[in-house]
RNA sequence: GGGGGCGUAGCUCAGUGGUGAGAGCGGCGAGCUUAUAACUCGCAUGUCGCGGGUUCGAUUCCCGCCGCCCCCA
Numbered sequence: 001g002g003g004g005g006c007g008u009a010g011c012u013c014a015g016u017g018g019u020g021a022g023a024g025c026g027g028c029g030a031g032c033u034u035a036u037a038a039c040u041c042g043c044a045u046g047u048c049g050c051g052g053g054u055u056c057g058a059u060u061c062c063c064g065c066c067g068c069c070c071c072c073a
Base pairs, nucleotide, nucleotide: 001072002071003070004069005068006067007066010025011024012023013022018056027043028042029041030040031039049065050064051063052062053061
């Protein structure tokens, strides 16, 4: 330099155009226990990397930029 993949909650990831953005783990509170763990119930997570475009409507499609990873040279 060329090509490809990824970026969504504290972590790992789902969601691929349409009411209100989710799961597991983790966190906090309560129950249970002499106590801890386990278990049960409840609560809170977020500028969907940034900017622009298309659309009635974008996490999703398109373009640019940024960051990480892989391949080729």